């Protein structure tokens, strides 16, 4: 310097144009003498940044950050 992958919730990681999910954590509340398991609900993203396209973008095109890998 080139390539190819990733960047979505506190964390693991889904989501191939049409109001963003799970799984684990979290917090209420039931169950308990109580604490743990287990059940019910809820709280928490403006999907890395920034143009384009399109009626409409996490998603498709460009760029630039950062991360991983590979060549040299």
């Nucleotide at each position: 310097g080139g390539g190819c992958u990733g960047a979505u919730a506190g964390c693991u990681c889904a989501g191939u144009g049409g109001u963003a999910g799970a799984g684990c954590g979290c917090c209420a509340c039931g169950u308990u003498u109580g604490c743990a398991c287990c059940g019910u609900g809820g709280a928490g993203g403006c999907c890395g940044a920034g143009g384009g396209u399109u009626c409409a973008a996490u998603c498709c095109c460009c760029u630039c950050u950062c991360a991983g890998u590979c060549c040299a």
Molecule: transfer RNA
Organism: Nanobdellota archaeon